[in-house]
RNA sequence: AGAGUUUGAUCCUGGCUCAGAUUGAACGCUGGCGGCAUGCUUUACACAUGCAAGUCGAGCGGCAGCGCGGGGGCAACCCUGGCGGCGAGCGGCGAACGGGUGAGUAAUACAUCGGAACGUGUCCUCUCGUGGGGGAUAACCAGUCGAAAGACUGGCUAAUACCGCAUGAGCUCGAGAGAGGAAAGCGGGGGACCCUUGGGCAACUGAGGGCCUCGCGCGAGAGGAGCGGCCGAUGUCCGAUUAGCUAGUUGGUGGGGUAAUGGCCCACCAAGGCGACGAUCGGUAGCUGGUCUGAGAGGAUGAUCAGCCACACUGGGACUGAGACACGGCCCAGACUCCUACGGGAGGCAGCAGUGGGGAAUAUUGGACAAUGGGCGCAAGCCUGAUCCAGCCAUGCCGCGUGGGUGAUGAAGGCCCUAGGGUUGUAAAGCCCUUUCGGCGGGGAAGAUAAUGACGGUACCCGCAGAAGAAGCCCCGGCUAACUUCGUGCCAGCAGCCGCGGUAAUACGAAGGGGGCUAGCGUUGCUCGGAAUCACUGGGCGUAAAGCGCACGUAGGCGGCUUUUUAAGUCAGGGGUGAAAUCCUGGAGCUCAACUCCAGAACUGCCUUUGAUACUGAGAAGCUUGAGUCCGGGAGAGGUGAGUGGAACUGCGAGUGUAGAGGUGAAAUUCGUAGAUAUUCGCAAGAACACCAGUGGCGAAGGCGGCUCACUGGCCCGGUACUGACGCUGAGGUGCGAAAGCGUGGGGAGCAAACAGGAUUAGAUACCCUGGUAGUCCACGCCGUAAACGAUGGAUGCUAGCCGUUGGUGGGUUUACCCUUCAGUGGCGCAGCUAACGCAUUAAGCAUCCCGCCUGGGGAGUACGGUCGCAAGAUUAAAACUCAAAGGAAUUGACGGGGGCCCGCACAAGCGGUGGAGCAUGUGGUUCAAUUCGAAGCAACGCGCAGAACCUUACCAGCCCUUGACAUCCCGGUCGCGGGAACGAGAGAUCGAUCCCUUCAGUUCGGCUGGACCGGAGACAGGUGCUGCAUGGCUGUCGUCAGCUCGUGUCGUGAGAUGUUGGGUUAAGUCCCGCAACGAGCGCAACCCCCGUCCUUAGUUGCUACCAUUUAGUUGAGCACUCUAAGGAGACUGCCGGUGAUAAGCCGCGAGGAAGGUGGGGAUGACGUCAAGUCCUCAUGGCCCUUACGGGCUGGGCUACACACGUGCUACAAUGGCGGUGACAAUGGGAUGCAAUGGAGCAAUCCUGCGCAAAUCUCAAAAAGCCGUCUCAGUUCGGAUUGUGCUCUGCAACUCGAGCACAUGAAGUCGGAAUCGCUAGUAAUCGCAGAUCAGCACGCUGCGGUGAAUACGUUCCCGGGCCUUGUACACACCGCCCGUCACACCAUGGGAGUUGGCUUUACCUGAAGACGGUGCGCUAACCGCAAGGAGGCAGCCGGCCACGGUAGGGUCAGCGACUGGGGUGAAGUCGUAACAAGGUAGCCGUAGGGGAACCUGCGGCUG
Repeated sequence: AGAGUUUGAUCCUGGCUCAGAUUGAACGCUGGCGGCAUGCUUUACACAUGCAAGUCGAGCGGCAGCGCGGGGGCAACCCUGGCGGCGAGCGGCGAACGGGUGAGUAAUACAUCGGAACGUGUCCUCUCGUGGGGGAUAACCAGUCGAAAGACUGGCUAAUACCGCAUGAGCUCGAGAGAGGAAAGCGGGGGACCCUUGGGCAACUGAGGGCCUCGCGCGAGAGGAGCGGCCGAUGUCCGAUUAGCUAGUUGGUGGGGUAAUGGCCCACCAAGGCGACGAUCGGUAGCUGGUCUGAGAGGAUGAUCAGCCACACUGGGACUGAGACACGGCCCAGACUCCUACGGGAGGCAGCAGUGGGGAAUAUUGGACAAUGGGCGCAAGCCUGAUCCAGCCAUGCCGCGUGGGUGAUGAAGGCCCUAGGGUUGUAAAGCCCUUUCGGCGGGGAAGAUAAUGACGGUACCCGCAGAAGAAGCCCCGGCUAACUUCGUGCCAGCAGCCGCGGUAAUACGAAGGGGGCUAGCGUUGCUCGGAAUCACUGGGCGUAAAGCGCACGUAGGCGGCUUUUUAAGUCAGGGGUGAAAUCCUGGAGCUCAACUCCAGAACUGCCUUUGAUACUGAGAAGCUUGAGUCCGGGAGAGGUGAGUGGAACUGCGAGUGUAGAGGUGAAAUUCGUAGAUAUUCGCAAGAACACCAGUGGCGAAGGCGGCUCACUGGCCCGGUACUGACGCUGAGGUGCGAAAGCGUGGGGAGCAAACAGGAUUAGAUACCCUGGUAGUCCACGCCGUAAACGAUGGAUGCUAGCCGUUGGUGGGUUUACCCUUCAGUGGCGCAGCUAACGCAUUAAGCAUCCCGCCUGGGGAGUACGGUCGCAAGAUUAAAACUCAAAGGAAUUGACGGGGGCCCGCACAAGCGGUGGAGCAUGUGGUUCAAUUCGAAGCAACGCGCAGAACCUUACCAGCCCUUGACAUCCCGGUCGCGGGAACGAGAGAUCGAUCCCUUCAGUUCGGCUGGACCGGAGACAGGUGCUGCAUGGCUGUCGUCAGCUCGUGUCGUGAGAUGUUGGGUUAAGUCCCGCAACGAGCGCAACCCCCGUCCUUAGUUGCUACCAUUUAGUUGAGCACUCUAAGGAGACUGCCGGUGAUAAGCCGCGAGGAAGGUGGGGAUGACGUCAAGUCCUCAUGGCCCUUACGGGCUGGGCUACACACGUGCUACAAUGGCGGUGACAAUGGGAUGCAAUGGAGCAAUCCUGCGCAAAUCUCAAAAAGCCGUCUCAGUUCGGAUUGUGCUCUGCAACUCGAGCACAUGAAGUCGGAAUCGCUAGUAAUCGCAGAUCAGCACGCUGCGGUGAAUACGUUCCCGGGCCUUGUACACACCGCCCGUCACACCAUGGGAGUUGGCUUUACCUGAAGACGGUGCGCUAACCGCAAGGAGGCAGCCGGCCACGGUAGGGUCAGCGACUGGGGUGAAGUCGUAACAAGGUAGCCGUAGGGGAACCUGCGGCUG
């Protein structure tokens, strides 16, 4: 950093997909070790059990339990707070920290930066105090109630518990005077003195206190630190299909309340406040440091760690306290769970473990307080599921290992194979070593300052044994590194995209081999990247998606020149902050690394301060070039209103006039003898304005066209007097806005949706015709859309020109032109731009400003919702689902019921046929045991088949053989073999047996070798079995059409183009000329063969002019001629004339010539097309059969027969039939042969067998011809069919041959629609020969005889060539493709309703609670002598208020009979709408109509 995928190919646009990184992951396969991390993302679902917050006896009364001491008692035991201590209790501190979770929250939150009106336990500093009293109460005791939880009554008692009093530096209140307001003790030590008390007669002694001192406390105040509360600014997701919200709402005054400001709350007053810079509402969401990704900017994310917030079963509430409205506190309500004696109670793991459930999925009911920290305590210490450790899990990151060296017979095995070999592969084995990790044994830390170590006998160190215990996963068609075989056969399956699989799959499955990563590897999910595919960096809008139909204008954005002030933006410096961790850099520590530590840098930000002033902003002063005003001219279908004119159409009246008119492709409907059409005159009415008229004018667009008048908008030119930036754009908004359509009222000539009729048609709801209503017109009011287009928003400036045209100005001047300059409007064109097409001073160029719009195709400009509308509908505008494309421009082809040019027996002009008949032959179909197989439009069908009775033969039935009918190799046997004759069985193949003839070659003499035969075993043979869509070869066809290409160069981003196009010409891409082309190749032509003329050579079997000769070129003779067969000559538009461009060429009953324009015919078939034909000619890959799908034999079949088609023969007759007649050919064949001659037979044929291996002999007679006869009939035509008798071939003519004779004598009288061949020695007609072949020819291939007609011409049909054009085709028009209907599936809209969530309005209810009031009940401390009071409590009342209820609204979701369209689906039905002029050009808007695509009207566009 890119790649794949739209096409036949190309460039572009554009989506989809991939390669990368990441992860709290999960799943599949696999799994050696260690270190460091991580580990319920889902049900903020429910929780059994244990633990997670206690501590203090140095606050207190005390003593349940334990130990000690003392006493009693024999002992059991009892007593004793005296001591160690201490359960429970009072009291203090803590429990508001730590730990969890992310439900709620879009701002009472968080982040950053500021601020003022506050609080603060413990801690630190300072100041001042700590005096003197009082009344209770728990524990405890006694008792009562209760199942329990627990509660109650009475009695006793203490305090650092509670309450007065005193004092009060400072504090609070107050203007001041003044008033108000505290405290607690405990422990250690001391020894003079004093006091109290116990024991003792006393001496004395014990205890306690005063007193002194030390320590810890207590109270008040001031300050600090840290922490917390509050306020402000800025930033923080999506939706406008949420646009208006708000009554404590906004502000004020005065109160209340709070630690404190404040509508925080209340009373009164005012009517404000927020919102397009997005209020309100809805959805979603804890925020951040950071994390992942990215080059960055960004995007995504908010686990672990850290900061903040919020929450603790759900909702509400307060209490205590320095701090809570409190996770392991309280009260109430609700749901749920548990206990219960049914009366009542208990509970809250989103603490650590753990359980159930949910889920794809996430761990142990572990150890320790040793460390770090926290709470309490003077301390010892206790507590601490915070924490530190251990356990589980490859969940991630990092490290290590599973051995190293040597080892070629390249072992065996596997796999492939062209059978040679290759590969696995130095890999293994073998030999020589090592011991990390793991194992066993021994030692053994740091972490700990003196003590204390859960981890842990851990890390680490030493020793021992032994290669020993340790490799998998994915992939191998392209992207993307890595290929073969087998299996399978659109099956099974794969697939991220493109796509693989229908018998040779590198794509499925397996194997071998290979590639990648490695204790992991793949898959799946999410995120970023690639994606410049939302584009700030960094995109676009003429035709690909995309410029609002047009203007005016609000907000906003942007804005001319000069001077000056300021310093908001901007720039520079300083300061504060930007927590730590993370990232980065440099070091350091674990053996390394991960990891950790230290230092630095960074944290791109915010705030503040100082300075700078070019630019922007703000203020001030000026300027004139932007803009506007004024003056003088100018053009115009600009607009509105009123009037008016002529032509035409139609109607009416009248006249003339007569049979048609009208209409069409052709017709008909229609009008007309009741007088049409036509024509003349008159009248009426409505609508539109010919010519002028023009890529002319005007207007913002829509649009505007006779003429006149009135009113009126804008523009242009010239002047330069005035104003002095007044400007540009323009979200919302407002106005204008073709046609159609709607409403009301008019009008209505023509035209004309709908409708009717006539045609057309398979149908014709159309195109065509005849009619015809809305409408079209006017007035007023709606609608608000069009291909409203230049498919191009507006404004300004700049950037070559040339040629037109419209309106002005100035100048020159020959008065008709030229030059100049503005403003329009066109064509071409440079630079530049563009994917290309194209645009190009009227930009799609270069720039600036503003607005609108786009983000794959379909679904869909649709649904829902909103707004507008009378309606039609307009506007705004999705999603589910589905596809891998949809698209633009250009290229090459192909195609067109597009165009141009040209050719061909293509048509036309002719001649003869086919299609009708009979027969032959082939095919289909049918039949059959089998009717073997192939060929299928032209280009299958007298084709393979140049010849099926057996054979052929491949088919069927039956009977046989199994190394085989055929080839090679091996073993054994025999030297043969082979031939002939004949026997038995059998249908035969075959089997059995006999006789006769013959007796292999070489030799080193060896049964040694070769050869042959017989027998045997296995390798193998064999297959007309399949695949012509695996192939070779051969062939058909377009087409003997004139085409098909290449090299270099040039043009184009490219596919490609050029050349090969153009002008001529030709049979021809044949040739000439021109030309960014120049050349070349395969084709064309020529070279080859035959025929036509001549010459030379050569004369047997050929020929015969001359000389002889014969029946006869028979013989002699000859080679002149014919002929034969070899070689040459000849024809080239060469010559002449005309024409053309002076060329190529063309024309000429032109010459010459046997032949004249390729002389005629043949052979010769370019690149390619049709997966054309052939595996049954041959060859061949693969597959299949192997006592059979092979081989042999007999018989049958290929010959069937209702029928259909093709190709032929014979005919239908007189151009003929029949009879006669002895005119004239050529090509060919012949020994298993052709056969003369003679004879027999009516004949087929038979007998005889001269001659001939052929220019010698023979087949062999040529036939049409000529002469006669028949005379138009189903015939003297025609010969089918059938009968009888023969002939020939052959082993054999029944199925199933050919021929002969006699007899029979069918259809058929020239053939419907349609269709074929042929342009000259051709068609037509006539016979002859040959191949195949025993026999069989109407077929085929050749041969000659006789021998025409016609072609004006290229409009049309068919085929082809070249150029051009359109295209939505490329499997290429036998293409593509649209809509309804039917069926299946999917998602979705509507839907009577129904269910639920959220929210809201009004009202009802009103727990707990605080607040306010009351307080007649109760009441220890204070006051009072007392009565009583102050104060307090219960109770009661009030407003507030959670849950709950009633009624209504909004919104979202689920279900829903039925219903609407949409999408997808292999071959369904109906049509043919679109793409070509798509057969009626298409499309847009609108309206009507119709099974459907669609049709029609009106206006518009050219795509």

RNAcentral holds the sequence, with entries from SILVA. Predicted 3D model of a 1503-nucleotide RNA (small-subunit ribosomal RNA) from a soil metagenome. Its mean pLDDT, the model's own confidence on a scale to 100, is 85. Its Rfam family is "Bacterial small subunit ribosomal RNA".